A computed fold for a 1515-nucleotide RNA from a metagenome, annotated as small-subunit ribosomal RNA. The RNAcentral record of the sequence draws on SILVA. Model confidence (mean pLDDT): 87 of 100.
[in-house]
RNA sequence: AGAGUUUGAUCCUGGCUCAGAACGAACGCUGGCGGCGUGCUUAACACAUGCAAGUCGAAUGCGAAGGGGUCCUUCGGGGCGCUAGUAGCAUGGCAGACGGGUGAGGACCACGUACCUGACCGGACGCUUGGUGGGGGAUAGUCCCUCGAAAGGGGGUUGAAUACCGCAUACGCUCGGCUUCCUACGGGGAGUUGAGGAAAGUUGGCCUCUGCGAGCAAGCUGACGCCGAGUGACGGGGGUGCGUCCUAUUAGCUAGUUGGGGGGGUAAUGGCUUCCCAAGGCGACGAUGGGUAGCUGGUCUGAGAGGAUGAUCAGCCACACUGGGACUGCGACACGGCCCAGACUCCUACGGGAGGCAGCAGUGGGGAAUUUUGCCCAAUGGGCGCAAGCCUGAGGCAGCAACGCCGCGUGAGUGACGACGCCGUUCGCGGUGUAAAGCUCUGUCGAGUGGGACGAAGGCUGGCGGGUGAACAGCCCUGCCGGGAUGACGGUACCACUGGAGGAAGCCCCGGCUAACUCCGUGCCAGCAGCCGCGGUAAGACGGAGGGGGCGAGCGUUGUUCGGAAUUACUGGGCGUAAAGCGCGCGUAGGCGGUGCAGCAAGUGGUGAGUGAAAGCCCUCGGCUCAACCGGGGAAGAGCUUGCCAAACUGCUGGACUGGAGUGCCGGAGGGGGAGGCGGAAUUCCUGGUGGAGCGGUGAAAUGCGUAGAGAUCAGGAAGAACGUCGGUGGCGAAGGCGGCCUCCUGGACGGACACUGACGCUAAGGCGCGACAGCGUGGGGAGCGAACGGGAUUAGAUACCCCGGUAGUCCACGCCGUAAACGAUGGGUACUAGGUGUGGGGUGGGAGAACCAGUCCGUGCCGGAGCUAACGCAGUAAGUACCCCGCCUGGGGAGUACGGUCGCAAGGCUGAAACUCAAAGGAAUUGACGGGGGCCCGCACAAGCGGUGGAGCAUGUGGUUUAAUUCGACGCAACGCGCAGAACCUUACCCAGGUUUGACAUGGACCGGAUGGGCGAUGAGAGUCGCUGUCCUUUACGGGCCGGUUCACAGGUGCUGCAUGGCUGUCGUCAGCUCGUGUCGUGAGAUGUUGGGUUAAGUCCCGCAACGAGCGCAACCCUUGCCCGUAAUUGCCAACAGGGAACGCUGGGGACUCUACGGGGACUGCCGGUGUGAAACCGGAGGAAGGUGGGGAUGACGUCAAGUCCUCAUGGCCCUUACGCCUGGGGCGACACACGUGCUACAAUGGACUGGACAACGGGGAGCGACCCUGCGAGGGGGAGCGAAUCCCCCAAACCGGUUCUCAGUUCGGAUUGGAGUCUGCAACUCGACUUCAUGAAGGUGGAAUCGCUAGUAAUCGUGGAUCAGCAUGCCGCGGUGAAUACGUUCCCGGGCCUUGUACACACCGCCCGUCACACCACGAAAGUUGAUGAUACCCGAAGUUGCCGGGCUAACCUGUAGGGGAGGCAGGUGCCGAAGGUAUGAUGAGCGAUUGGGGUGAAGUCGUAACAAGGUA
Repeated sequence: AGAGUUUGAUCCUGGCUCAGAACGAACGCUGGCGGCGUGCUUAACACAUGCAAGUCGAAUGCGAAGGGGUCCUUCGGGGCGCUAGUAGCAUGGCAGACGGGUGAGGACCACGUACCUGACCGGACGCUUGGUGGGGGAUAGUCCCUCGAAAGGGGGUUGAAUACCGCAUACGCUCGGCUUCCUACGGGGAGUUGAGGAAAGUUGGCCUCUGCGAGCAAGCUGACGCCGAGUGACGGGGGUGCGUCCUAUUAGCUAGUUGGGGGGGUAAUGGCUUCCCAAGGCGACGAUGGGUAGCUGGUCUGAGAGGAUGAUCAGCCACACUGGGACUGCGACACGGCCCAGACUCCUACGGGAGGCAGCAGUGGGGAAUUUUGCCCAAUGGGCGCAAGCCUGAGGCAGCAACGCCGCGUGAGUGACGACGCCGUUCGCGGUGUAAAGCUCUGUCGAGUGGGACGAAGGCUGGCGGGUGAACAGCCCUGCCGGGAUGACGGUACCACUGGAGGAAGCCCCGGCUAACUCCGUGCCAGCAGCCGCGGUAAGACGGAGGGGGCGAGCGUUGUUCGGAAUUACUGGGCGUAAAGCGCGCGUAGGCGGUGCAGCAAGUGGUGAGUGAAAGCCCUCGGCUCAACCGGGGAAGAGCUUGCCAAACUGCUGGACUGGAGUGCCGGAGGGGGAGGCGGAAUUCCUGGUGGAGCGGUGAAAUGCGUAGAGAUCAGGAAGAACGUCGGUGGCGAAGGCGGCCUCCUGGACGGACACUGACGCUAAGGCGCGACAGCGUGGGGAGCGAACGGGAUUAGAUACCCCGGUAGUCCACGCCGUAAACGAUGGGUACUAGGUGUGGGGUGGGAGAACCAGUCCGUGCCGGAGCUAACGCAGUAAGUACCCCGCCUGGGGAGUACGGUCGCAAGGCUGAAACUCAAAGGAAUUGACGGGGGCCCGCACAAGCGGUGGAGCAUGUGGUUUAAUUCGACGCAACGCGCAGAACCUUACCCAGGUUUGACAUGGACCGGAUGGGCGAUGAGAGUCGCUGUCCUUUACGGGCCGGUUCACAGGUGCUGCAUGGCUGUCGUCAGCUCGUGUCGUGAGAUGUUGGGUUAAGUCCCGCAACGAGCGCAACCCUUGCCCGUAAUUGCCAACAGGGAACGCUGGGGACUCUACGGGGACUGCCGGUGUGAAACCGGAGGAAGGUGGGGAUGACGUCAAGUCCUCAUGGCCCUUACGCCUGGGGCGACACACGUGCUACAAUGGACUGGACAACGGGGAGCGACCCUGCGAGGGGGAGCGAAUCCCCCAAACCGGUUCUCAGUUCGGAUUGGAGUCUGCAACUCGACUUCAUGAAGGUGGAAUCGCUAGUAAUCGUGGAUCAGCAUGCCGCGGUGAAUACGUUCCCGGGCCUUGUACACACCGCCCGUCACACCACGAAAGUUGAUGAUACCCGAAGUUGCCGGGCUAACCUGUAGGGGAGGCAGGUGCCGAAGGUAUGAUGAGCGAUUGGGGUGAAGUCGUAACAAGGUA
């Protein structure tokens, strides 16, 4: 620090996801030790049991029992003394307001921070000062009586205090008066005067003083107390500024409310409370309401800014079963106090009572989940006490838990070209792996034995010294010296020794991200998955294994937070097209604001002070062996408060300026707005005339109109709406929008020259106004047009597109609505930043000029530079550079939906979510592909022609069907006379049946036997089986060769996968294309080159050009054919010569010719003319056998179709192994209602038949071709010359030509079918061959829709050869003979090439994709209602309690009294206000459920259509 994921690829936008760190965690697997920490996040749910707050006898009154001892005894017991003034009870004091727990509540001065308190308080503590005199009356307890089950209570007797109450005295205390000083004005100081207010004692010691008098005390002295006052420390109460979550789908809230006066209350301010008066107070800088939440120091994360969080530790707050209340007290409205109410639990004798773990343990419950009913007060701290000491679940320790952090160990060295096992393997080997074993060592931890701490000092006590004091007493003090005792942890840490590698390794991962790969199993199954995605028979992604990677007493998973995420952007984002500019204006608050001067000092800057608790973080030093952990010191710190300084900038104040803004004057431009009036053209309608059959409409039609006279035409009239030409890329307006002419009213902008005001400005949340069309209300109007609707067409349908009609509406007035692709998809303002060129308006200069030229202001366009941009593009009218203000965005869908609110008559508008779901949705550009887009151009592509197919019969292939089997493959073109260039057996792969198992075939090992082979016989359908006959080579021997048998390895498979493959092939396509290197352009995909202008059959060539070159293709080179030449001369040829013959190159001979076959030549746009760019090239011509690649062939670029072939062959994997192998007989591949393809023969006279006659080429031949002869009607048969072939044979070519006949007929056409008889091949023609002959003589009379071939020696037509092959050809591959027609042309169909355009396609249009319906699941809305909850208001009832009043009952202290009493005060009791819970009622809020209902989402292969994407077929 980034990475994965949208695409064919690219850039961008944007979301999702991952790698990091963290945790009070939990879960899974695993687990050796130690240290330090941490441990109910859920039910503030309920709690058994024990403990958690007591202490003081030096405040006080009482005061045991039991047990020893002793005495007495009626043996029942009793007395005395000790235990013991102990235990205990009670009064009283102090402490129970601290410490400990929890986070429910609370959005608040609760918390944080800084201040204020002149508005306050304080027990205990320190210090200072003064005092502590003298009296009184009760009461608990105890005892007696009594009520009650209990808890508890009532009455009486006795009776104490540091308990209680008067009195006295008192300061600098309090209050009032007077005088005075300071002040920050509820303050403080001083003086004076009046009034008021205190107290408690206990205890040690002593005899100096005093009293009594050896000693004791009322005396002295000390300690602890007590009271008044002051002060300090510390703690608290109250107040203020600032900060502190979400929600506006909460916008208004408020009656003690805001303020004032009086009273009350408090320690104290205050509306805290009460009466009266006034009518205020709060709120868009968010009041009120709702939701959520303890706050902070800090913690986690982060580079930081931030974000999240608030366990442990520390500060503050709040709470203590729920609600209310007060009492006591310095302090509480009180966790382990009280009262009341409520819920719950427990006890009960049913009358009543008791209780509150959110203290420590512990229990139940809840939960994914959180510990021991431990030890000790030794230390630290707290309470009480003079002290000793007691109490202390605070605390210190231990226990449990890998919950976290830190440390250690599970051994170290050596040890093989490398064991075993396991895994892989190309079978060679490789991996695990120095790993193990073995050998040599070490000794941490654990185990055992022994030793053994620090934490402990203070207090106590002895002595010395000092203080107080009369005192050598006592007490106190620190300092010094000494003494003995005190440890929960714990016999722990630590140390030593013994022994011995011995007891101690797992977890996750290995497709990419992300480090780590193979085998097997599985077969879209089982499963994995954080995202992308894996799995459908070779899975590095599932499961196992081997191996590897990572971490390690842990490792993974889950959850959560921050990060990455600049993905809420302060640092640090955006808004033309990706999400995003309000439709436009006016303007309020707010924000921002020109120039110069002066002042102030709020902001700002500088500097100092205070604060910023401790802990933590950071630095440093130190202590545990290190570390974690802990200690000491330091540093740092935002913010707040405050003093001083500065005055540039912002702000404020004052005064000034003119350039921003505005006003006045003059001038012209304009569809700017409103109102009134007028006009012509057109349309329709009405009237009349003429006229006479159609009109209208469309792709074509029809509906419609018309003989009742349409349309057409002429004249007249009526009505409504809109304003042609000018007209423009032009003008005006803020936008919507505005278009005939005239008049009136009216807004704005612009130019010019001066004058004036003097910042008056910009923007604009709310608010207000305007706002196309459609729509709504009321009333008019209604020509044309025209939703709905009707009809006609189209169509599979056509609720559409087209046509004929047609209502609302469109128009006017008034009032609503308030939306839009209200768009420049671009908010407004100001300033700045190269140019060029149009255009509208107005000035200026030049010019004679309305021309023209130059310059200027305002507006409006285009092009283009820098710059910007993801790109496209924008570019002085910015999307550039900056500033100011507003609005808006934050993945797609759900959804602009629901709910709520608000506006509206309604339609609906504005505001505007969530659940759920997806891994994308998008923008721009690129390359392709595609288009019922465009341009250019090819091809028998169409057209022009000729002949076919589709109809018939037959042949053949295929589908289908059938079958025991009809083997298999091939399936649009590019499967279908294809694999098959030959299925009767064989072939043969299929079926039935019979056999066989080392095999029909290959190689090797072991053992046995023997030559192989030939002939014969038996049996069987055959394969086969059995028998007879007969017989080797080599080696000295063993043995070997060969053959057979048995056995082991193995053979074999036309079994599967052509989607695992090689090879080969088809196809686009013989199309002209496909690429590369370097350079250049582009962020990039990519482009350029290869595009363009010409040209070509061609990316062929030329020219141009940021390209320059190159490769594979094209062409050429090769073969063949056409002309010529040379060479050659047999088997070919025969012109001349010779011979011969009936005839024939037959013979001699010849090389002239033809031919043959070898080598050359020839053609290259070379020449001429024209056109063209002085090019390429094209056109024409000459010459030439041939002319512009002469004809034909071979040759097939990068690639596409997962095209075809595992059944040619080869081959990975899988499968079969007495069978899926092999052999054999028979059958099948030949079936037959049908359907299709390819062909043959025909339908006839351009013909058939008969007869005579002529001319080929390519080829083939030895198990062959076979002349010729004989024979048969013939197929053929019997003989058989010649020929391995330019020699012989196949071999008569046929169409054709001459002649004859047939005469238009199902025929003398046609030959299918069937019957008979034969021939040939072959082991064998039944299934199932070909041919011959006789007889038979079917369909068929030129073939619907549709469709095929062919452009010249071609089509058509005629025959002929060959491969395969025993035989079998209408098929296939060749050969020659005869030999046409037509091509205007490229609009259309098909295919293709290049350029361009659009695209939502990229599996690429056989693409993509939308909506209803049907089914399943999910979440949500509505809904009659129903359930509980919350808070509000009104009223009723009203506990405890405070308080006011009453207080006739009761009443110790004080006063009074003639002693009865009275008074003051108090208490009980009563009563009023307030008041919790409760009740009634109303409306409100949010929530749960809800028959039914609504849409939404999701879901491999459902239905209907085709809306969108190409002009998507109606943009």